Predicted 3D model of a 1217-nucleotide part of an RNA (large-subunit ribosomal RNA, half B) from a Phycisphaeraceae bacterium. The full RNA is in RNAcentral, with records from ENA. The prediction has a mean pLDDT of 86.
Context: one part of a larger RNA
RNA sequence: CGGUCGUGAAGGAACUCAGCAAAUUGACCCCGUAACUUCGGGAUAAGGGGGCCCUCGCUCUAUCGCAAGAUCGGGCAGGGCGCAGAGAAAAGGUUCUGGGAACUGUUUAUCAAAAACACAGCUCUGUGCCAACACGCAAGUGGAUGUAUACAGAGUGACGCUUGCCCAAUGCCGGAAUGUCACGGAAGCGGGUCAGGGAAACCGAAGCUCGCAACCCAAGCACCGGUCAAUGGCGGCCGUAACUAUGACGGUCCUAAGGUAGCGAAGUUCCUUGUCGGGUAAGUUCCGACGCGCAUGAAUAGCGUAAUCACUGGAACACUGUCUCCACGACCGACUCGGUGAAAUAGAAGUGGCGGUGAAGAUACCGCCUACCCGCAGCAAGACGGAAAGACCCCGUGGACCUUUACUGCAGGCUUUUAUUGGUCACGAGCGUUCGGUGCGUAGGAUAGGUGGGAGGCUUUGAAGUUCGGGUUUCGGCUCGAAUGGAGCCAACGGUGAAAUACCACCCUUCGUUCGUUUGUGGCCUAACCUCGAUUCCCGUGAAUCCGGGCGAGGGACAGUGAGUGUCGGGCAGUUUGACUGGGGCGGUCUCCUCCAAAAAGGUAACGGAGGAGCGCAAAGGUCGGUUCAGCGCGGAUGGAAACCGCGUGUUGAGUGUAAAGGCACAAACCGGCUUUACUGUGAGACUGACAGGUCGAACAGUUGCGAAAGCAGGCCUUAGUGAUCCUGCGAUCCCGUGUGGAAGGGUCGUAGCUCAUCGGAUAAAAGGUACCCCGGGGAUAACAGGCUUAUCGCGCCCGAGCGUCCAUAGCGGCGGCGCGGUUUGGCACCUCGAUGUCGGCUCAUCACAUCCUGGGACUGAAGGCGGCCCCAAGGGUUCGGCUGUUCGCCGAUUAAAGUGGUACGCGAGCUGGGUUCAGACCGGCGUGAGCCAGGUCGGUCCCUAUCUGCUGUGGGCGUUCCAGGCUUGAGAGGAGUCAACCCUAGUACGAGAGGACUGGGUUGGACCCACCCCUGGUGAUCCAGUUGCGCCGCUUGGCGCACCGCUGGGUAGCUACGUGGGGCAGGGAUAAACGCUGAAAGCAUCUAAGCGUGAAGCCCCCCUCAAGAUGAGGCCUGGUUGCGAAAGCGAAAGACCCCUGGAAGACUACCAGGUUGAUAGGCCGCAACUGCAAGGUGCGAAAUCACCUCAGGUGAGCGGUACUAAUGGUCGAAGG
Repeated sequence: CGGUCGUGAAGGAACUCAGCAAAUUGACCCCGUAACUUCGGGAUAAGGGGGCCCUCGCUCUAUCGCAAGAUCGGGCAGGGCGCAGAGAAAAGGUUCUGGGAACUGUUUAUCAAAAACACAGCUCUGUGCCAACACGCAAGUGGAUGUAUACAGAGUGACGCUUGCCCAAUGCCGGAAUGUCACGGAAGCGGGUCAGGGAAACCGAAGCUCGCAACCCAAGCACCGGUCAAUGGCGGCCGUAACUAUGACGGUCCUAAGGUAGCGAAGUUCCUUGUCGGGUAAGUUCCGACGCGCAUGAAUAGCGUAAUCACUGGAACACUGUCUCCACGACCGACUCGGUGAAAUAGAAGUGGCGGUGAAGAUACCGCCUACCCGCAGCAAGACGGAAAGACCCCGUGGACCUUUACUGCAGGCUUUUAUUGGUCACGAGCGUUCGGUGCGUAGGAUAGGUGGGAGGCUUUGAAGUUCGGGUUUCGGCUCGAAUGGAGCCAACGGUGAAAUACCACCCUUCGUUCGUUUGUGGCCUAACCUCGAUUCCCGUGAAUCCGGGCGAGGGACAGUGAGUGUCGGGCAGUUUGACUGGGGCGGUCUCCUCCAAAAAGGUAACGGAGGAGCGCAAAGGUCGGUUCAGCGCGGAUGGAAACCGCGUGUUGAGUGUAAAGGCACAAACCGGCUUUACUGUGAGACUGACAGGUCGAACAGUUGCGAAAGCAGGCCUUAGUGAUCCUGCGAUCCCGUGUGGAAGGGUCGUAGCUCAUCGGAUAAAAGGUACCCCGGGGAUAACAGGCUUAUCGCGCCCGAGCGUCCAUAGCGGCGGCGCGGUUUGGCACCUCGAUGUCGGCUCAUCACAUCCUGGGACUGAAGGCGGCCCCAAGGGUUCGGCUGUUCGCCGAUUAAAGUGGUACGCGAGCUGGGUUCAGACCGGCGUGAGCCAGGUCGGUCCCUAUCUGCUGUGGGCGUUCCAGGCUUGAGAGGAGUCAACCCUAGUACGAGAGGACUGGGUUGGACCCACCCCUGGUGAUCCAGUUGCGCCGCUUGGCGCACCGCUGGGUAGCUACGUGGGGCAGGGAUAAACGCUGAAAGCAUCUAAGCGUGAAGCCCCCCUCAAGAUGAGGCCUGGUUGCGAAAGCGAAAGACCCCUGGAAGACUACCAGGUUGAUAGGCCGCAACUGCAAGGUGCGAAAUCACCUCAGGUGAGCGGUACUAAUGGUCGAAGG
């Protein structure tokens, strides 16, 4: 010093994030018990009372007894003792008021027990049984030996009152007309080949083959509806009432709809400690209100709610060592001895302070200072201490997991085709076929389909007409059938018209029909296939609800399964999700051109300063010829500043398609003529570039244009107007052509397709989250701290516009200027990422002074008093509370004052852990989502035995020049250093008054410090007493043990504070600001220059403590220093030590008192002091109990005495000349 316990004066939560912890309460009996309530509860509410022992008395019950009565237990009553009677042990503290969750339950085994999960109840959705759903490749199984009052999925979460509006989006459900639409089927078309034809070019049947493809074709999607207790969502602006304010009201825009009832600064409110009220002395919390709700709100439920809760706020009572403020004690560690005996760590170490330096915080470098050598016990400031290759941050073309309307797949669902897969009927569609109908502009007899043939055709095998019926219709008719009828009808001709009718043939349109074929839909069948026989079939089989078969039933070409198809498809998988960057993210940027930066060659960086391009032009190109602009002056109808005309002037200021620069008047500018060189094939030679590439280019060949010609022309005054490779298309082509010929295909030349703009272009094709995280790295890079800087910040100075009645400067000071500091916010990114723990509090400090108080002064717009401002001054001091995690701040009450800063925003190997900052959870907001938020909220593991330095103590060694015992000096160091009130001076000076001193003297007190224990208290587990339960000493008596020392009441010594005493003074010296004397420089003046004074709590003394390792080791007093021997050595003194008895001394050691010539300790005796009257005896009483002997008995440490016991016995120890 710690741990675990015990006790505590006065106060009583003042502690603290928080009553954390502890204390209180506690079992039983009796009385009594509120709001509220779901009537159960709340409730052990709260709050009171009782209890031990004895029994002469009264009484009840039980047993025994015939009874009298006896015994046991209880009640009443009475009596008795103690501080205390559930006497010990075990055993709720209570109440009020919020939030949340209804409840009992469940959970992160090992930091979260909760408000999270679950839960009954409510709702929605799916599912008809071989159920849906789930597991599985399947078989099969669960669901369920269940059957919609069931099961599955989802949300909500008892109960009560409720649950508004929106179907635009997304999802789901329904619809199936239309659009789109795969495989498959398929008319048709095209290519290749070639028998053949052809002189050739070339054409080209069938077949084979390749390609395209009308049409048919499901789901899906589109489309149309429905649906919110599906996913979700639920506005803005302006104006308006006779004070103001407000806005019932109005206007307007938008929407799918604009938030209803409730609730509301909330677990949701940023601003915010909102405002008001309550509570408190004081309230960032709390409660009640208000409502501009940053950003409430109705089953992601809203609002209430009794009960419940190791949940989370606020308040109170009780109680307390939580605190003021700590004290003492017990035991266990620590410490010493004996035994045994780890660990991390460790470059090596002979490991100091300060200032400086330095990879920017030094034991090690520089300088100064300090420091004899070595332990032991302690403390933790440092060794950027130990531990863990930082978890934050960044980086990695690292990982993992999660999400989704990222990309790409896969399972799976749906879909259709086909196989398994058959029969039949009906209806429909296409095609073919048979037969039959149908055909109306106008004109015309009238309903003329086309063309051709045609002069006849039909008719008793029944014409015209009539009736009935069917079909069709342009409503006129046409046509068919039946009946009737009983002999005609039609055409040619004519007329009309584009076309002429009878009749025949071949066709067209459209409709019907027959058959065939393809196909669709629906019905039926049974034999594939499937299922069932569990109310109850038979066999294998002696059992079987199994398996197989039979028989039977149901379903049935469906289902199921295989293969192909389209579609849905985070269910699952693989991946992607850029870089630069004064950290990262957000923002910006990424290629090209021009200028500056760029330092006169070229080149040259930054998230330096400024602008442009991602084209344009058939003329804005070529050539030939010509012209001169802008501006200004003068003149000229409308006519102006500026339109057009004329004259003059005009070196460039105009113009140049487009930015800028460099150019250009000889024009590159402007106008006109003719034109296409905006050519093909090449290219000496250069410039530039890492490369890829870019740029210039005479000349040659060909062919053009213009020009009389020389000549010019391979785009544009120049420099931007862009994209490698792969892949693919198109055109051309002397190239290749898998036996040959062809073809297919390729090559070559030309050309096209990239905001591949992250522009040297990772892929044809790619977003997010991680606080559940992981790995590799980085102090190459952020957050803390340091460093540098000092914009910002703080402080000062200069100037003096002005304020101050007057007056710049008592006090202020515009606009400006100059510094200092290194506490703010920053900048930079220099040490540290193989770890420098981060806010606040507590504890403990230390320094600076820009001074808050106290001290000394000048000025004052200083009468006094109180102040203002400045100067000197760092000795000491600088409060307690309410709120909040707070620092800060606000508030209450004080005070002389309640200072400002530094010290890693001092201090976590010292404590705390409330805040922040892991994992859980809720709210608001954001996000489709995973998730996220310097937003809020509840919860949430703080390790280290000290090696070195440092520091506090305490020893050993050696030295200090012979050895000792004492007493000292004081170089040096440390401590202390305070303030107030009252009284007197004095109600004086001053002042109109009110008020009210300087100075000097005195008293007391606060805080602080030192010492002490006489007093007052505390403690006092070795003292005394009381007392409960159990046990033991055989029983009783009397004692003892255990139960927290069992509990309780007291208490000596010691230790202590709450107790007591003392301290700061006074004085001297030198000074600061300031005030002076004398006094020149400078005949004056001047406190100064020479000289001399006065003058602060400050400085040095004085006071207290340590102190000669003060190696500079000091001084003084006293004691012992001699003998033998050649030497080694022997003997030996003063004294000391070992050892022993002990100690108000002490971890050990040391120190002190003693060691027989002795009171050191124990014992004994006496006393003090404490307890409080022992045992035993006697006596009273019914007993408990009481009284007397008895102020008794007992007693640790205290005081005095006394050798009874123990202090036995040894060792070391000095000198040379």